[in-house]
């Protein structure tokens, strides 16, 4: 460098419930814990979702949201086997 264990230490936190914000997608805080070796950070590319307009039956466009869907960039704890 790469790789990732029925190891150790720490970390994150799905569904669901409560409160608040948002037209919505969804976000934040608390509880919770399905999972995660980058489930750390960046919406950069793809993809998905919501709203408006357009189109007139699928498209274009504007704005917003999702990285726990995939890829890319940056950074990082531990060290069995190969």
């Nucleotide at each position: 460098g790469g790789c990732g264990a029925u190891a150790a230490u720490a970390g994150c936190a799905a569904a669901c419930c409560c409160g608040c914000c948002g037209c919505a997608a969804g976000g934040c805080g608390g509880g919770g814990g399905c999972g995660c070796a980058a489930a750390g950070c960046c919406g950069u590319g793809g993809c998905c979702c919501c709203a408006g307009c357009u189109c007139c039956u699928u498209u274009g466009u504007u704005g917003g949201g999702g990285u726990g869907c995939c890829a890319g960039g940056c950074u990082a704890c531990c060290g069995a086997a190969g």
Model confidence (mean pLDDT): 84 of 100. A computed fold for an 82-nucleotide RNA, annotated as c-di-GMP-I-GGC riboswitch aptamer. Its Rfam family is "c-di-GMP-I-GGC riboswitch aptamer". Its family is annotated with cyclic-di-GMP binding in the Gene Ontology. It was read from a public genome assembly, where an Rfam model found it.